[in-house]
Formats: sequence, C1' cells, structure tokens
RNA sequence: GCGCCCAUAGCUCAGUUGGUUAGAGCGCGGGUCUCAUAAUCCCUCGGUCCUUGGUUCAAAUCCAAGUGGGCGCA
Repeated sequence: GCGCCCAUAGCUCAGUUGGUUAGAGCGCGGGUCUCAUAAUCCCUCGGUCCUUGGUUCAAAUCCAAGUGGGCGCA
C1' cells in the first nucleotide's frame, strides 16, 4: 500500500427483511437476610448505538467518507 471483518451501558454481548419502548448477563449504589461477611432475593443507576454526511414518512440496521482495532497478502 491492497483486501476482508469489527465498533451498541463501566465490562462481555444480543438486537430478525428498516417500523413506532434499545435489551440481557456481569457490575456500581441502596435494601433484604446474618452476630458479621459472602452468597441468595428485591429495587435502582445506567446509551447522542465510533464520527460526519446521505437515502427514507421512518435508520443501531441501508449507502458514502473518515477514525480506531483485528486478520490476511505484499
């Protein structure tokens, strides 16, 4: 330099052929329980879906460019 893949909560990830509330587990905080701690159970906190632009009535999802990461070739 070229090709391919990935980017969603603090972490690991899901998200169907674009459709009207963006979710799970872990975790932080509070409570329950206990003599106490852990575990269990309950509640809560959580996001400009990497950035910008475009298409569309409607975009995490489609298109383009950029940024970052990974793999391969040279």

Predicted 3D model of a 74-nucleotide RNA (transfer RNA) from a Spirochaetales bacterium. Its Rfam family is "tRNA". About the family: Transfer RNA (tRNA) molecules are approximately 80 nucleotides in length. It is annotated as a transfer RNA. The source organism's lineage runs through Bacteria, Pseudomonadati, Spirochaetota, Spirochaetia and Spirochaetales. Its mean pLDDT, the model's own confidence on a scale to 100, is 80.